[in-house]
């Protein structure tokens, strides 16, 4: 660093569901149903059931339709997959190495940020220094030489800073600079090899360098309707309506608009009732409630921790143990 | 269950297109007063709920967790 597993056997006692037998109740249309005890049989938590972080089944919204904005969410390649996401690769960083991490499109479209420090923070700058000319003062017989100002020049050195406009070397120059050339790194078009491909190495030219940030807005390219089983539904009880307003010239409703559907109620206020069982719902499984105690041996049996519509996936939390 | 919001000073809140975090009360010291109280004028107090990435730099932006608060039958 990755994988598994996360008590195991056998005894007593116990709890929940379902099938089934008995026996008591209670209804009965005499065919049964419903309750309660007991026995017999069989099911009966996890790798995460968790966080509710994603993507889906599945039910309403009138099919869940179009197009525009406006919002979100992804973003290297190849494979599976509806998709989240997995595996493989490629690239890049981290290390001495097994390996590990990566929201990994675009910064030569545009806007726009870079506190302090520091002379300057983008096609930028002269603080210190270097260096030609002038001008003073000095010193020398003189060529010149120092120091001090001042108009340039000048990014090679020095400091600032996370970050200072390619490195080393040569030649140039008054001092210097890709200002020239050599070599090395980076970019750009182009060619050829390998590879599905992302991308690798090698030749050629090209201006000499075009720098960072997009988990700053933005561009590009993919994609997405809304709510969430307390959606829903079905059956029984109950009850009381008013007022006001929009609506067949089409209200409401299908997120915002606009098309296009539908077609007869809707919206607000005050008032009055109910809150009851059954399906949704699952070969664990409902009431929110159950899966437990405890003995023996296993050298020790200890951790995180418990279903609640269902799956699938990340993500966090875990004592021990076994394998690469 | 199922969907929503918020953690900053002892308390209640600011801060938002990233650059060392501030009011207001509470504390503490002085003034004032005979003394308090009120008012003045100073001063202390921050792992910005906890880890992690992105960035040169995170209360801020992005992932994760932990608390608490509402709403729906």
């Nucleotide at each position: 660093a990755g994988g598994c597993c996360g008590g195991g056997u056998g005894a007593c006692c116990g709890c929940g569901g379902g099938c089934u037998c008995c026996g008591c109740c209670g209804c009965u249309u005499c065919g049964g149903c419903g309750g309660c005890u007991g026995g017999g049989c069989u099911c009966g938590a996890g790798g995460a059931a968790a966080g509710u972080c994603c993507g889906g089944a599945c039910a309403c919204c009138a099919c869940a339709g179009g197009g525009c904005a406006a919002g979100g969410a992804c973003g290297c390649u190849g494979g599976g997959g509806c998709g989240a996401c997995c595996c493989a690769g490629g690239c890049g960083g981290c290390g001495a190495a097994a390996g590990c991490c990566g929201a990994c499109g675009g910064a030569a479209a545009g806007u726009g940020g870079a506190a302090c420090a520091g002379a300057a923070a983008g096609g930028a700058g002269a603080c210190c220094g270097c260096c030609u000319g002038c001008c003073u003062c000095g010193g020398g017989c003189g060529a010149c030489c120092g120091a001090g100002g001042u108009c340039g020049g000048u990014a090679a050195g020095g400091g600032u800073g996370a970050a200072a406009c390619g490195g080393u070397g040569g030649g140039g120059u008054a001092a210097g600079a890709g200002c020239c050339c050599a070599c090395c790194a980076g970019c750009g078009a182009u060619c050829g090899u390998g590879g599905c491909g992302a991308c690798a190495c090698g030749g050629u030219c090209g201006g000499c360098u075009u720098g960072c940030c997009a988990a700053a807005c933005c561009c590009c390219g993919u994609c997405c309707g809304g709510u969430g089983c307390a959606a829903g539904g079905u059956g029984a009880a109950g009850c009381a309506g008013g007022c006001u307003c929009c609506g067949u010239u089409g209200a409401c409703g299908c997120g915002g608009c606009c098309c296009g559907c539908c077609g007869a109620g809707g919206a607000g206020c005050c008032g009055g009732g109910u809150a009851c069982a059954c399906c949704g719902c699952a070969c664990a499984g409902a009431g929110a409630g159950a899966u437990g105690g405890c003995c023996a041996c296993c050298c020790a049996a200890g951790a995180c921790a418990g279903a609640a519509u269902c799956c699938g996936g990340c993500u966090u939390a875990c004592a021990g143990g076994c394998c690469u | 269950g199922c969907c929503g919001g918020a953690g900053u000073a002892g308390c209640u809140c600011a801060g938002c297109u990233g650059g060392u975090a501030g009011a207001g009360c509470a504390g503490c010291u002085g003034a004032u007063u005979u003394g308090u109280a009120a008012u003045c004028a100073g001063c202390u107090g921050g792992u910005c709920g906890g880890g992690g990435g992105u960035u040169c730099g995170a209360u801020u932006c992005c992932c994760u967790u932990c608390u608490c608060c509402g709403g729906c039958u």

This is a predicted complex of two RNAs, RNase P RNA and transfer RNA, with 397 nucleotides together. It holds a member of the Rfam family "Bacterial RNase P class A". The family's RNA type in Rfam is ribozyme.